RNA sequence: CUAUCAUCGAGAGUGGCGGAGGGACAGGCCCUGCGAAGCCACAGCAACCGAUCCGUCGAAGCCGACAGGCAAAGGGGGAUGUCAGGUGCUAAUUCCUGCUCGUCGGAAAACGAUCUUCGGCGGGAAAGAUGAGGA
Numbered sequence: 001c002u003a004u005c006a007u008c009g010a011g012a013g014u015g016g017c018g019g020a021g022g023g024a025c026a027g028g029c030c031c032u033g034c035g036a037a038g039c040c041a042c043a044g045c046a047a048c049c050g051a052u053c054c055g056u057c058g059a060a061g062c063c064g065a066c067a068g069g070c071a072a073a074g075g076g077g078g079a080u081g082u083c084a085g086g087u088g089c090u091a092a093u094u095c096c097u098g099c100u101c102g103u104c105g106g107a108a109a110a111c112g113a114u115c116u117u118c119g120g121c122g123g124g125a126a127a128g129a130u131g132a133g134g135a
Base pairs, nucleotide, nucleotide: 004132005131006130007129008128013042014041015040016039017038021031022030023029025098026097027096028095043090044089045088048086049085050083051082052081053078054077056075057074061070062069063068094127099124100123101122102121103120104119105118106117107116
């Protein structure tokens, strides 16, 4: 950097340096001199990878007095098993919406079945973030 898979409604901040911006992008809406980003220190959250323990499935294979017994790899699990080594994270649901489908309701001088448009709710995608393994 590219693609794949999993997760994204929970959780967790103080201090120092620093000085105006930040919340990916766009539109909103927020945070911010009562100090933004960034860096450092310490603390914390979580449990993706990892370690460890216990069942379970599984059967290569091994033993055998042929009745049976043992059993690696591997899969999956443990009311949030336990730990916290590698990452990550510590305003707001990934802050909300962005595309599409369904459904409900509204719409200018009339109607709102179709089409259009606006809004509520629900599903899926896209984008993004983090992890894992791969090139």
SAM riboswitch aptamer (S box leader) from Geoalkalibacter ferrihydriticus DSM 17813, 135 nucleotides, folded computationally. RNAcentral holds the sequence, with entries from Rfam and Ribocentre. The same sequence occurs in records of 2 taxa. The coordinates come from a structure-prediction model, not an experiment, and the mean pLDDT is 77.